[in-house]
RNA sequence: UGAUAGAGGUGCGAACGUCAAGAGUACGGCCCACAUUAAACACAGGCACGCGGGGCAGGAAAGGGGCGUUUGCCGAGGUUCGGCCGUUCCGCCUGAGGGAACUGCCGUGCCGGGCCGUGGGAAAAUAUCCCCCGGACUGUCGCCCUUGCUGAGAUGCAGGGGCGGAGCGCUGUCGU
Numbered sequence: 001u002g003a004u005a006g007a008g009g010u011g012c013g014a015a016c017g018u019c020a021a022g023a024g025u026a027c028g029g030c031c032c033a034c035a036u037u038a039a040a041c042a043c044a045g046g047c048a049c050g051c052g053g054g055g056c057a058g059g060a061a062a063g064g065g066g067c068g069u070u071u072g073c074c075g076a077g078g079u080u081c082g083g084c085c086g087u088u089c090c091g092c093c094u095g096a097g098g099g100a101a102c103u104g105c106c107g108u109g110c111c112g113g114g115c116c117g118u119g120g121g122a123a124a125a126u127a128u129c130c131c132c133c134g135g136a137c138u139g140u141c142g143c144c145c146u147u148g149c150u151g152a153g154a155u156g157c158a159g160g161g162g163c164g165g166a167g168c169g170c171u172g173u174c175g176u
Stems, first nucleotide, its partner, number of pairs: 001175006009074001011073009027058001029056004034050001041097001043095005077111003081107004086102005112138002115135003119131004140165010
């Protein structure tokens, strides 16, 4: 330096099934009362309009989550920023704008891993997820100190302690 195979464990994702919650919420139906020409990102031309309150009987779903099974993997994956198609929404139609969300793909930067905690964001949320920071733990390598074993002699093997670094790393094998 190239290829290949591996390790870290509450390791990282995906799909399917199931459960709770979402929620007696949104929503439609019937009834009652009150109200009145009125707005919705914003432009033009039109349309429609109470985005409302109470009662009765009905009554969801999505994202997120727990568990189980299967499966792909060890920059697995997550995330900041930017870009590219696509889809949906912003009362309805047409046209021209703007904004938001959601996959998917590309590029750059950061993060070894999980856990706990302050703060912030998302969410219906004391669930959970994400981000900065802090803490101990853990794996790995480097440096220093130290113990034991074999041995003539440790640079070998197996531990302990301290400090520090980062996965563009570490270990094994084969090659150049």

The RNA shown here (Lysine riboswitch aptamer) has 176 nucleotides and comes from a chicken gut metagenome.
It matches the Rfam family "Lysine riboswitch aptamer". Rfam describes the family as follows. Riboswitches are metabolite binding domains within certain messenger RNAs that serve as precision sensors for their corresponding targets.
The coordinates come from a structure-prediction model, not an experiment, and the mean pLDDT is 78.